[in-house]
Molecule: transfer RNA
Organism: bacterium
RNA sequence: GAGAUCAUAGCUCAGUCGGCAGAGCGUCUGAUUGUGGAUCAGAAGGUCGCGGGUUCGAGCCCCGCUGGUCUCC
Repeated sequence: GAGAUCAUAGCUCAGUCGGCAGAGCGUCUGAUUGUGGAUCAGAAGGUCGCGGGUUCGAGCCCCGCUGGUCUCC
């Protein structure tokens, strides 16, 4: 330098054909328990990497940029 792929909650990841952003783990609160753990109930936590475009409407489609991984040179 060229190509492929990935970027969504603190962590690991879903999110179908464009139509209310989710799960598990973790954190917090409560119940239970002599305490803790386990279990149960609930809650908080998101500019969907950044900037544009298309659309009535974008995590999803298009363009550019940044970063990670892999391959080639």